[in-house]
């Protein structure tokens, strides 16, 4: 430098559940293992989630305007969409840094 077997000394730890942290998506620690040779660490690209907060578009009610109204203005409530800066390193590229075991 290169490979990774029925994964050895060993290491991490999906779903779940439990707590706590957040508007979510998700973190974190306990308990459990699907499965992982980097499933160690980094959001640089590329996907995918989330949508508090912002923006549309629509439906109901209410106020103002007006003689009335289906106009037009304002505010609530309900849904759908859109939007990262938020999130995933166990979705993939790429960076870095390392452990056994072979083999050269």
């Nucleotide at each position: 430098a290169g490979u990774g077997a029925u994964a050895u000394c060993g290491g991490c730890a999906a779903a779940c559940c439990c707590g706590u942290c957040g508007a979510a998506a998700g973190g974190c620690g306990g308990g459990g293992a699907c499965g992982c040779a980097a499933a160690g660490c980094c959001u640089c690209c590329g996907g995918u989630c989330u949508a508090c907060u912002g923006g549309a578009a629509c439906g109901c009610a209410g106020c103002g305007u007006g003689c009335g109204a289906u106009g037009c203005g304002c505010c609530g409530c309900g849904c759908u969409c859109c939007c990262a800066u938020g999130a995933c390193a166990g979705c993939g590229g790429g960076g870095u840094u390392g452990c056994c075991a072979c083999u050269u």